[in-house]
Molecule: c-di-GMP-I riboswitch aptamer
Organism: Paucisalibacillus sp. EB02
């Protein structure tokens, strides 16, 4: 140094549930808990997904549309970083 990653070695991170607080809702946050993960660290820039409170349009109270919400453990982009056979 690597656009490499051992059935190493330290160390890390935690999905489903489940409790309890939050949120209109998606979802988030602790604490238990491991399904996984070599960037499962960080950023919501671009794309995709999920939700519609408010808005708008409508047979007028439901129905459609809508992100200024949410997701980085959907994909790509950007920054940073442990350890090592080799």
């Nucleotide at each position: 140094a690597a656009c490499u990653g051992a059935c190493a070695a330290a160390g890390g991170c935690a999905a489903a549930c489940u409790u309890a607080c939050u949120g209109a809702a998606a979802g988030g946050u602790a604490a238990g808990g491991a399904c996984g993960c070599a960037a499962a660290g960080c950023c919501g820039u671009g794309g995709g997904u999920c939700u519609a409170a408010g808005g708008u349009u409508u047979u007028c109270u439901u129905a459609a549309c809508u992100a200024c919400g949410a997701u980085u453990g959907c994909c790509a982009g950007g920054c940073u970083a442990c350890c090592a056979a080799u």